This is a predicted structure of a 255-nucleotide part of an RNA (large-subunit ribosomal RNA, domain VI) from a Thermoplasmatota archaeon. Its Rfam family is "Archaeal large subunit ribosomal RNA". Gene Ontology terms of the family: ribosome and structural constituent of ribosome. Rfam 15.1 lists 2,955 matches to the family in 1,139 species. It was read from a public genome assembly. The prediction has a mean pLDDT of 86. Taxonomically the source falls in Thermoplasmatota (Archaea, Methanobacteriati).
[in-house]
Context: one part of a larger RNA
RNA sequence: UGUUGGUGCCUGAGGGGAAGGACCCUUUAGUACGAGAGGAACAAGGGUUCGUAGCCACUAGUUUACCAGUUGUCCGGCAGGGCAUUGCUGGGUAGCCACGCUAUAAGUGAUAAGGGCUGAAAGCAUCUAAGCCCGAAGCACCCCCCUAAACGAGGCACCUUUUAGGGCUCCCGUAAAAGACGGGUUUGAUAGAGUCCGGGUGUAAGCAUCGAGGUUCGCCGAGAUGUUCAGCCCAGGGCCACUAACCGCCCGAUC
Numbered sequence: 001u002g003u004u005g006g007u008g009c010c011u012g013a014g015g016g017g018a019a020g021g022a023c024c025c026u027u028u029a030g031u032a033c034g035a036g037a038g039g040a041a042c043a044a045g046g047g048u049u050c051g052u053a054g055c056c057a058c059u060a061g062u063u064u065a066c067c068a069g070u071u072g073u074c075c076g077g078c079a080g081g082g083c084a085u086u087g088c089u090g091g092g093u094a095g096c097c098a099c100g101c102u103a104u105a106a107g108u109g110a111u112a113a114g115g116g117c118u119g120a121a122a123g124c125a126u127c128u129a130a131g132c133c134c135g136a137a138g139c140a141c142c143c144c145c146c147u148a149a150a151c152g153a154g155g156c157a158c159c160u161u162u163u164a165g166g167g168c169u170c171c172c173g174u175a176a177a178a179g180a181c182g183g184g185u186u187u188g189a190u191a192g193a194g195u196c197c198g199g200g201u202g203u204a205a206g207c208a209u210c211g212a213g214g215u216u217c218g219c220c221g222a223g224a225u226g227u228u229c230a231g232c233c234c235a236g237g238g239c240c241a242c243u244a245a246c247c248g249c250c251c252g253a254u255c
Base pairs, nucleotide, nucleotide: 005159006158007157008156009155010154014146015145016144017143020050021049022048023047024046025045026044027043033038051104052103053102054101055100059098061096062095066091067090068089069088070087071084072083073082074081075080107141108140109139114134115133116132117131165251166250167249168248170184171183172182173181190244191243192242194239195238196237197236198234199233200232201231206227207226208225209224210223213220214219
């Protein structure tokens, strides 16, 4: 763009998938079988491993968010910082993720090789010639995904010139290369701020006391303790309209 207004929900012609593979153990059973030695199966249950898909409560990794310690140097000193691979080191939430967790049965139909029933040609026999019953990890379904552009362009419900609806702008993220997709837009918790909770680090600065020692006798002083489970911080949750979602614009049923 078409399907000839729109919104929502479907059907599924057709297409895609490997989504499953293997092994072990127990019961069957020391049974059937076999002189003994030995030694099954049908069926049922449990597990392991590989693959596949999904998830992050646990465990682990990452975590250039964050917190702390510390070296050199610079900002005159303190405090607070810059740079040195994130300077190095110790931790580390969310998110992502595997080494972690979950699911990965079964069944139906038509068949292959094959096994049969009935049965003639050919008074017998014969699974086959007519007819019929079984039979595989294979085939078609079942299961998962896409799909009405399937030009045979489908269906249902509702709204619609009294305009239905949609888009742009705006605030965002269960989404994301751009588009697209999803949510919100004051009749509001969409994002930010604030606050509370939960969490990370590990006890801030300042002040007070103590202090190994040094001393020019005036003081200086690493560090410790208290104030202080502090201070700083958070990609999470709740509450709360304080800030910003304002003001607006466009398309929209052919001739």